[in-house]
RNA sequence: GCCCUGUCACAAGCGCCAGUGCCCGCGGUGAGCGGGACGACGAGGAGGAGAGAGUAUCGAAGAUUUCGGCGGAAGCUCUCCCGCGGGAUUCGGCCGCGUGACACAGCUGACAAAUAUGCGGGCAACCGCAAAACAGAGAGGCUGUGACCGAACGGA
Numbered sequence: 001g002c003c004c005u006g007u008c009a010c011a012a013g014c015g016c017c018a019g020u021g022c023c024c025g026c027g028g029u030g031a032g033c034g035g036g037a038c039g040a041c042g043a044g045g046a047g048g049a050g051a052g053a054g055u056a057u058c059g060a061a062g063a064u065u066u067c068g069g070c071g072g073a074a075g076c077u078c079u080c081c082c083g084c085g086g087g088a089u090u091c092g093g094c095c096g097c098g099u100g101a102c103a104c105a106g107c108u109g110a111c112a113a114a115u116a117u118g119c120g121g122g123c124a125a126c127c128g129c130a131a132a133a134c135a136g137a138g139a140g141g142c143u144g145u146g147a148c149c150g151a152a153c154g155g156a
């Protein structure tokens, strides 16, 4: 330095493969056997804990595989805690939210990868790399409208 085995770690639009289809080899090229490849392309997304359900947001590509399935997950619902906002101070309650910490409406809204192309690897299915192009949702920004009760403190 290389190989094998074991253990741990690494993942969260993530991981896995018993099915279908695909590739290679064997096989009176028939049943089948062995090996392999694919099996979701990015964008966006988390206050903490617990519980529950189970097709958890957005577009791109494609036109039988992004098929089918398993597990998980930051989405959803409920409870509690913490925090922010809604009265110019404080506390309690109520309501809405999650640190860029109200709702509704309008306008605005930078930024993608795969595919394809080129190069490389592989007998092949396919895989890796490179530079360029093209989204939508949402966040954010601006404008408008609508947004508490009680007590205390303070002022006149």
Stems, first nucleotide, its partner, number of pairs: 014071004019067001022036005041059003047081006082098005089152005102146007117130005
This is a predicted structure of a 156-nucleotide RNA (glmS glucosamine-6-phosphate activated ribozyme aptamer). Its Rfam family is "glmS glucosamine-6-phosphate activated ribozyme aptamer". Rfam classes the family as a riboswitch.